Context: one part of a larger RNA
């Protein structure tokens, strides 16, 4: 000097990113217990009180005794208020992340009629399932409550089949090569059949174009100008564009750049926090919206209790270092 453990005057979070760590609380019995609530809960809410031994007594209880101290050691919740997120119990990055991530019951869309769809496998075969649409697969959402608006122009999917386009195949017109033959003095020209090459019209499926449907399919959900007898604002009007121009609800939010927005609350003082406002850079309705009791080793702010976290450090025990031997 360090480590581990213990104790500490006065103060009591002034420490710190943050009460991290430590302390407080603690089992049992009795009293008592709020908002809120899905009526189960919240709840061990909170907050109080009790406790040993002896004598008497059926008990209730009364009297007495000892100690600083009676759950006499050990083991044994700190609590409350208000937000965010996620309903919940669960699951996860074996070895830096346990969470608001995943899952979840529930919701919804879609596929699948059984040799099912889907999946594994060159195949045989198997899973699905010794199941049969109240079943099985896939996608999204994620208890519950109130709800889930507008757009089908693009992309996807489903349906349609009149027309356009369109492969192989079918088809075989016209043509080309070859030549028996014919013509020619010759060069050469013409040239049937056959064989061979090449091949037009015509015919022809799905698909695409096309016509419809479909958003809890992928997705999308405007701009400018003017207007009311203070001002301001604009219920109102005009105009351009669009497939349609964001409804309800929420909103400086896990989303707000400007921003420490403004106001209110809390503090002596508050870039955080809570409640409002709405000017939403750039919320918004199953990539769900808004609420929500209970639940959470989640996260934010505040308070009570408590404390060596701190003011500010001290002492003690053991161990290590160091010194002597």
């Nucleotide at each position: 000097g360090g480590g581990u453990u213990g104790u500490u005057a006065a103060g009591g979070a002034a420490c710190u990113c943050g009460g991290c760590a430590a302390a407080u609380u603690a089992a049992c019995c009795c009293c008592g217990u709020a908002a809120c609530u899905u009526c189960g809960g919240g709840a061990g809410a909170a907050g109080g009180g009790g406790a040993g031994c002896c004598u008497c007594g059926a008990a209730a209880g009364a009297g007495g005794c000892c100690g600083c101290a009676g759950u006499g050691a050990a083991a044994a919740g700190g609590c409350c208020c208000a937000g965010g997120c996620a309903a919940c119990u669960g699951u996860u990055u074996a070895c830096c992340a346990a969470a608001a991530a995943c899952a979840c019951a529930g919701g919804u869309c879609u596929c699948u009629g059984c040799u099912a769809a889907a999946c594994c496998g060159a195949a045989a075969g198997g899973u699905g399932a010794a199941g049969u649409a109240u079943a099985g697969g896939g996608g999204c959402u994620g208890a519950c409550g109130c709800c889930u608006g507008c757009c089908c122009g693009g992309u996807g999917c489903c349906g349609g089949a009149a027309g356009g386009u369109c492969a192989a195949g079918g088809g075989g017109a016209a043509g080309u090569g070859u030549u028996a033959g014919g013509a020619g003095c010759a060069a050469u020209c013409c040239g049937a059949a056959g064989c061979a090459c090449a091949g037009a019209a015509c015919u022809u499926a799905a698909g695409c174009c096309c016509c419809g449907g479909u958003a809890a399919a992928c997705g999308g959900c405007g701009g400018c100008c003017g207007u009311a007898a203070c001002u301001a604002u604009a219920a109102c009007g005009g105009u351009c564009c669009u497939a349609a121009g964001g409804u309800a609800g929420c909103g400086a939010a896990a989303u707000u750049c400007c921003u420490u927005g403004u106001c209110a609350g809390g503090u002596a003082a508050g870039u955080u926090c809570u409640g409002a406002c709405c000017u939403g850079c750039a919320c918004g309705a199953a990539u769900g919206g808004c609420g929500u009791a209970a639940c959470g080793a989640c996260u934010u702010g505040g308070g009570c209790a408590c404390u060596g976290u701190c003011u500010c450090a001290a002492c003690a025990a053991c161990c290590c270092g160091c010194c002597c031997g």

The prediction has a mean pLDDT of 88. This is a predicted structure of a 325-nucleotide part of an RNA (large-subunit ribosomal RNA, domain IV) from an activated sludge metagenome. The RNAcentral record of the full RNA draws on SILVA. Rfam family: Bacterial large subunit ribosomal RNA.